[in-house]
RNA sequence: CCCUCGAAAAGGCAAACCAUCGGAAACGAUGGGACGCAAAACCUCCGGCUUAAGACCUCAGAAUAAUUCUGGGUUAUGGCAGCGGGGUUACCGAA
Numbered sequence: 001c002c003c004u005c006g007a008a009a010a011g012g013c014a015a016a017c018c019a020u021c022g023g024a025a026a027c028g029a030u031g032g033g034a035c036g037c038a039a040a041a042c043c044u045c046c047g048g049c050u051u052a053a054g055a056c057c058u059c060a061g062a063a064u065a066a067u068u069c070u071g072g073g074u075u076a077u078g079g080c081a082g083c084g085g086g087g088u089u090a091c092c093g094a095a
Stems, first nucleotide, its partner, number of pairs: 005093002012037002017032006035082001041088003045085003048080003054075004059071005
């Protein structure tokens, strides 16, 4: 010095919840707040989870001149990096 690793100290991040804002929603941003975190820093490449605006349906109902409306179903192009794997980068230094 590097890899693995995670004792100590310094410093860091911030779940639930609350407020405001954005969003159809999932969820996100900011402030408060700490359950936890050694990558709880960053990236959707893989799996998983979540929502379904739009689109689609041989579905149900209603009103129609065309067709439209309501409900149901499918779907990510939307999300979750604090669900797991993978990739990239990084502070400190005991065993």

This is a predicted structure of a 95-nucleotide RNA (c-di-GMP-I riboswitch aptamer) from a Rhodospirillaceae bacterium. The prediction has a mean pLDDT of 86. The sequence was found by an Rfam model in a public genome assembly.